[in-house]
Context: one part of a larger RNA
């Protein structure tokens, strides 16, 4: 010079665009960060309704005896019908967060084949008959809570038998074997589901090669250890386990052992080879208070699920229970050092619903920080009696300085005033083509948290400049003042009475909403 997730000092006018716990993987208070389906079940208050019955009787007609009945009161039986709470179904394994571990198929690059995939899109088949529970309810205990127990009773796309059985699976090629559920709406077909098979398509898993930091003051390392064989386990290969049997297997091309590290696309430097490095965004990979374990599930050994053992912190009625920010904020601590307990679900996208719709601290935004990079300004033209005031000085003058004053003119930004396109595409409802409720075209009606480009009113130079530095490397000097004292300092060095070097002042140099300084790379 050139970087930087930087910090420190002075100073400090607008914006857009990015960025902000790098230290204690320390502890956390409080809020919310995963829920949705009522078109799967049951049961359900208000209100509104239908039907049946019962009460009232307004008008009318009337032989005054009724009679037709509007309106009512209640009670059965249905109908829709909100919240909370069940069962059930999907979802929670994705998104988001950290780099502690991890020198290894982790991770990067190139192959291989022996496995599995929920939804999703496709082809082809099927969806028959029954049962036996449970939660909620209800009634009855227990306990401070948390939460529990014991009786009855009840649905279902929850659980079970049976029956159909291939193009599925097993096979000894004779055969055997294995499935399901209904809803919703309709004059009806339809839709939306469930099972089985075949292919996609997305994903994930097993393998193989070689490539991945230092260190020999670490030289020997290893018994499930390296291979067979038969058996288990697994979605599948394989010492993965397991018995037996053979003694191999690895190493000076560095085993093992120790310390340090998540690795890549990449970023930073540099002509480059190279060094350095790995935040911010994308791929991947581990972890989720520690350590260990299953269970459910297509998929987890599962950050906001369970179970155990620890530490740590919290309730208690002393028996006993509760928690898990390395999600978004926010707080303590520690540190030179890092933000708002801020608004939306308007846009992307994700779960869930047939949809409407709900939820969504992903995400879109705004707020804090000159913490970077980039833009704009902070006037612009004229003006000498070269004004006053500083400062210098040989006392003439010089110089700050066209600088100001003064006159002209301008209006970016900021301030004021009103409009004001985009970010909006969906989405209801009706019309029309269409078989169709899909799809496609019109028509009205609604949907922005945050902005905001750009145009326009008004005013007025008004509101907006500092930091370093001036000995020589390196651009720029004078004059006090101190006296090896006070200080200066990146290297040479400066200061001991005329200091261009220290301090102030004036004058100048740089670069400028920044300047300097430290710290790290090359």
């Nucleotide at each position: 010079g050139a970087a930087u997730g930087a910090a420190c000092g002075u100073u400090g006018g607008c914006g857009g665009c990015a960025u902000g716990g790098a230290u204690u993987a320390g502890g956390c208070a409080u809020g919310c960060a995963a829920g949705u389906c009522g078109a799967g079940c049951g049961a359900g208050a208000a209100a509104u309704u239908g039907u049946a019955g019962u009460u009232u009787g307004a008008a009318g007609c009337u032989u005054c005896g009724g009679u037709u009945g509007a309106u009512u009161u209640c009670u059965a039986c249905g109908a829709u019908g909100a919240a909370c709470a069940g069962c059930g179904g999907c979802g929670c394994a994705a998104g988001g967060g950290a780099g502690a571990g991890u020198a290894a198929c982790g991770c990067g690059u190139a192959g291989u084949u022996a496995u599995c995939u929920a939804c999703c899109c496709u082809g082809g088949g099927g969806u028959c008959c029954g049962g036996a529970a449970u939660a909620g309810c209800u009634g009855a205990g227990g306990g401070a809570a948390a939460c529990u127990u014991c009786a009855g009773g009840u649905a279902a796309u929850g659980c079970c038998g049976g029956a159909u059985a291939a193009u599925a699976u097993c096979u000894a090629c004779g055969g055997a074997u294995c499935a399901a559920a209904g809803g919703u709406g309709u004059g009806a077909u339809u839709c939306c589901g469930c099972c089985c098979c075949g292919g996609g398509a997305c994903g994930a898993g097993a393998c193989u090669g070689c490539g991945u930091a230092c260190u020999a003051c670490u030289a020997g390392c290893u018994u499930g250890u390296u291979g067979g064989u038969g058996g288990g386990g697994u979605a599948a290969u394989g010492g993965c386990c397991u018995a037996c049997c053979a003694a191999g297997g690895c190493u000076g091309u560095g085993a093992u052992g120790g310390u340090u590290a998540g690795c890549g696309g990449g970023c930073g430097u540099g002509a480059g080879a190279g060094c350095g490095u790995g935040g911010c965004c994308c791929g991947u990979c581990u972890c989720a208070c520690u350590g260990g374990g299953a269970c459910u599930g297509a998929a987890a050994c599962a950050c906001u699920g369970c179970c155990c053992a620890g530490a740590c912190a919290c309730c208690u009625a002393c028996g006993g229970g509760u928690g898990g920010c390395u999600g978004c904020a926010g707080u303590c601590g520690a540190g030179a050092a890092u933000c708002u307990u801020c608004g939306g679900c308007a846009a992307u996208g994700g779960g869930c619903g047939a949809a409407a719709g709900c939820c969504u601290g992903a995400c879109c935004g705004a707020g804090c920080g000159a913490u970077g990079c980039c833009g704009c300004g902070u006037g612009c033209g004229g003006g000498a009696u070269g004004a006053a005031g500083g400062c210098c000085u040989u006392c003439g003058g010089g110089u700050u300085g066209u600088a100001a004053a003064c006159c002209g003119c301008u209006g970016u930004c900021a301030g004021u005033u009103g409009g004001g396109a985009g970010g909006a595409a969906a989405g209801a409802u009706c019309c029309g083509u269409g078989a169709a409720g899909a799809a496609c075209g019109g028509a009205u009606c609604u949907u922005g948290a945050c902005c905001u480009a750009u145009c326009u009113u008004c005013a007025a130079a008004g509101g907006a400049a500092g930091u370093c530095c001036g000995g020589g490397c390196u651009a720029a000097g004078u004059u006090c003042g101190u006296g090896c004292c006070a200080g200066c300092a990146g290297c040479c060095g400066c200061g001991g009475u005329a200091a261009c070097a220290c301090g102030a002042a004036c004058c100048g140099g740089a670069c400028a909403a920044a300047c300097g300084u430290u710290a790290u790379u090359c």
This is a predicted structure of a 522-nucleotide part of an RNA (small-subunit ribosomal RNA, 5' domain) from a metagenome. RNAcentral holds the full RNA, with entries from SILVA. Model confidence (mean pLDDT): 80 of 100.